[in-house]
C1' cells in the first nucleotide's frame, strides 16, 4: 500500500426564547392548588417479550404418569438456552468463524429428481463361459474389476487367484470394537497389541437414556376510602300507643307508615319525605410497591479469561394515558451546481443478567494474508 481478522469505545457540540414532568425551597391560597427561585429528566439497543431470575400473589404431605426444556469437559454466576478457558468435527492459505455436541447392532418412521439397482440392495453398458445361428445378434448362466446415475451404490491401495471375477485369500493404510501403557482434574489425546473384513444417513423426526421445570404476572400485591345501594341502632326529628297532665313531660312501639302547598272538603297536580352513629364489603378516587440497586465510575488484588475480593467516591427519570418538546443562532461531520442540502436506528413504564433483531457515519488497539522499498 491493498485486502481482510478479533476486541473495545463514540452515537454531534455551545447558547437564546417558549414550554412540559419529577423532587426541593419560599410565597400566596388552603378542598383539589396557583406562582416563583434552584435541582434534575431515554437508549446501545429504552425494541422484540425469546431465555434467566428478583418481587408478589394463588396451589402445594409424599411420588408416579403426561407435557415442556436442557444435552461435549471444566470454571464464572442470583440463574440461564448467557459468558469464559479448552476438547472434538467442519469451513478459510491465513488473523480466526461455526457447531442444541448424549444415542441409529431397543424399535418404528423419512429419503424428491436421476438411476437397472436406496437397505439385510442390485445388474442398463460392459467381462467371461455354455448353447443357437453363415454373420449381425440372441438366449442361458456366472461376475460385480471398470463404465453410468446420484447428496449417497455397502472400505482404498497393491498382489495371489480365477473362464472372468470378487476380503475369496494375503501386506500394507483408514475406520470400527476389546485390552494395556503414558499424558490430561476432565473432555479428550499419543503410542502398543489384539479381533471381525467393515456392520450406511437422518433424532431442532417419533422414540430410548440422563438431568431440569407448579400457574400467573406491578394492570402483580398490599393500605385508606367518597356517592349510590345494602344491613344495623331509636341519640335527634316525625308517626302511633299508654300514664301522669293540659305552656307539656316522662315509657313503650315504629327504620318511615307520611308531611306540606292549593282548597269549606274529597279526587286531581306540586313539593319535600329525613339528620346523626355504626358495619362489612369495596367503586370512583387517594397512598403504597417505586427506583440505593446481583448500582456507577476510579484504584489495588486474585484468576489465561469470564469473574471475584477490598478501599475510595458517586446518586444518576419515576410518570400513570404516561414529562423528556418546539424554535432559532453559532459550530463539528458529509455532499454540493457555492446559492444551498443533508445528519442512522430508535422513545423508559416494577427492577436486574443475558440473547436477538435495527443501526447512517467515526475512532482506536491487536492480529493475518499478499505486494513493494529500505
Nucleotide at each position: 500500500a491493498g485486502a481482510g481478522u478479533g476486541a473495545g469505545c463514540c452515537g454531534g457540540g455551545c447558547g437564546g426564547c417558549u414550554g412540559c414532568g419529577u423532587g426541593u425551597c419560599g410565597g400566596c391560597g388552603u378542598u383539589g392548588g396557583c406562582c416563583g427561585g434552584c435541582a434534575u429528566g431515554a437508549g446501545g439497543a429504552a425494541a422484540g417479550u425469546c431465555c434467566g431470575a428478583a418481587c408478589u400473589c394463588u396451589a402445594c404431605a409424599g411420588a408416579g404418569c403426561a407435557c415442556g426444556g436442557u444435552g461435549c469437559u471444566g470454571g464464572a454466576u442470583a440463574a440461564c438456552a448467557u459468558c469464559c478457558a479448552g476438547g472434538c468435527g467442519g469451513g478459510g492459505c491465513g488473523a480466526c468463524c461455526c457447531g442444541a455436541c448424549g444415542g441409529a447392532c431397543a424399535g418404528u418412521g423419512c429419503a424428491a429428481c436421476a438411476g437397472a439397482g436406496a437397505g439385510c440392495a442390485g445388474a442398463c453398458c460392459g467381462c467371461c463361459g455354455c448353447c443357437c445361428g453363415c454373420g449381425a445378434g440372441g438366449g442361458c448362466g456366472g461376475u460385480a474389476a471398470g463404465g453410468g446415475u446420484g447428496a449417497a451404490a455397502g472400505g482404498g491401495u497393491g498382489g495371489u487367484g480365477c473362464a472372468a471375477g470378487a476380503g475369496a485369500c494375503c501386506a500394507c493404510c483408514g475406520g470400527c470394537g476389546a485390552c494395556c501403557c503414558g499424558g490430561g482434574c476432565g473432555a479428550c489425546c499419543g503410542g502398543g497389541c489384539u479381533g471381525g473384513c467393515c456392520u450406511g444417513g437422518u433424532a431442532a423426526a417419533c422414540c430410548c437414556c440422563a438431568c431440569c421445570g407448579a400457574g400467573a404476572g406491578c394492570a402483580a400485591g398490599a393500605c385508606c376510602a367518597a356517592a349510590c345501594a345494602g344491613g344495623a341502632g331509636c341519640a335527634c326529628g316525625g308517626c302511633g300507643c299508654c300514664a301522669g297532665g293540659u305552656u307539656u313531660u316522662g315509657g313503650c312501639g315504629u327504620a318511615c307508615a307520611g308531611g306540606g302547598g292549593c282548597u269549606g272538603c274529597u279526587c286531581a297536580c306540586c313539593u319535600c319525605a329525613g339528620u346523626c352513629u355504626c358495619c362489612g364489603g369495596g367503586u370512583a378516587g387517594g397512598u403504597u410497591g417505586c427506583u440505593a440497586g446481583a448500582g456507577g465510575c476510579g484504584g489495588c488484588g486474585a484468576g489465561u479469561a469470564a469473574u471475584c475480593g477490598c478501599c475510595g467516591u458517586c446518586c444518576c427519570a419515576g410518570a400513570g394515558a404516561g414529562a423528556u418538546a418546539g424554535u432559532c443562532g453559532c459550530u463539528a461531520c458529509c455532499c454540493u451546481u457555492c446559492g444551498g442540502g443533508g445528519c442512522a436506528c430508535a422513545g423508559a413504564a416494577u427492577u436486574c443478567g443475558g440473547c436477538u433483531u435495527a443501526u447512517a457515519g467515526g475512532c482506536u488497539c491487536a492480529c493475518u494474508c499478499u505486494g513493494c522499498a529500505a
Bacterial RNase P class A from an Anaerolineales bacterium, 374 nucleotides, folded computationally. NCBI's taxonomy places the organism under Bacteria, Bacillati, Chloroflexota, Anaerolineae, Anaerolineales. Rfam family: Bacterial RNase P class A. It is annotated as a ribozyme. The RNAcentral record of the sequence draws on ENA. It is recorded under the gene name rnpB.